[in-house]
RNA sequence: UCACUAGGGGUGCCUUGUGCUGAGAUGGUGACUUGCCAAUCCCUUUGAACCUGAUUUGGUUAAUACCAACGUAGGGAAGUGGAAUAAU
Numbered sequence: 001u002c003a004c005u006a007g008g009g010g011u012g013c014c015u016u017g018u019g020c021u022g023a024g025a026u027g028g029u030g031a032c033u034u035g036c037c038a039a040u041c042c043c044u045u046u047g048a049a050c051c052u053g054a055u056u057u058g059g060u061u062a063a064u065a066c067c068a069a070c071g072u073a074g075g076g077a078a079g080u081g082g083a084a085u086a087a088u
Base pairs, nucleotide, nucleotide: 001082002081003080004079005078006044007043008042009041012020013019014017026038027037028036029035030034050075051074052073056069057068058067059066
């Protein structure tokens, strides 16, 4: 780094508009607390996929969105096989 199998996670904001960011923010089904299923996408310890902190702090904005900080903070899900490079 690739493949196979296995596993983890998200599905947001609102002036609701050919709207914005993004890899992805889709559909169905209950429930009235929000859960479950499927597809898609991302991530698997070389772990910022994702969660907590957190509707946090600063900027920006219509915006709980977006950018940065927080973050050598705390958590967080694996095996096999092949190839390449580097070192010894």